[in-house]
RNA sequence: ACGUGACAAGGGCAAACCAGGGGUGACCCUGGGACGCAAAGCUACGAGCCUCGGGCGACCGAGGUAGUCGGGUUGCCGCG
Numbered sequence: 001a002c003g004u005g006a007c008a009a010g011g012g013c014a015a016a017c018c019a020g021g022g023g024u025g026a027c028c029c030u031g032g033g034a035c036g037c038a039a040a041g042c043u044a045c046g047a048g049c050c051u052c053g054g055g056c057g058a059c060c061g062a063g064g065u066a067g068u069c070g071g072g073u074u075g076c077c078g079c080g
Stems, first nucleotide, its partner, number of pairs: 002080004012037002017032006035067001041073003045070003048065007
C1' cells in the first nucleotide's frame, strides 16, 4: 500500500421504548435504555422511503431520513 473481519485487546456508537424540550408534520435535541453496528464516523451527490403545501392528474415545490442501498471522504485494532 492492497485485501480482509475468523480470533483478540482497548474502546466507540445506540434501535424499540420512557421522560423533558422543539417542529403543522416526517422527524430532531437532551437524559435514561440496548435491538443491533467494523465505519451505525462525516457528507442529502444518485436512487428509495416518509412528511407538508400545490395540482383533476402526470407531477411540481419545500423538508425529513446517513440505522434503506449506492457514490464521495476520513479513520482504530487484528489477520493475510
The RNA shown here (c-di-GMP-I riboswitch aptamer) has 80 nucleotides and comes from a Candidatus Bipolaricaulota bacterium. The coordinates come from a structure-prediction model, not an experiment, and the mean pLDDT is 90. It matches the Rfam family "c-di-GMP-I riboswitch aptamer". Rfam's curators write: GEMM was predicted in a large-scale screen for bacterial structured RNA regulatory elements. The sequence was found by an Rfam model in a public genome assembly.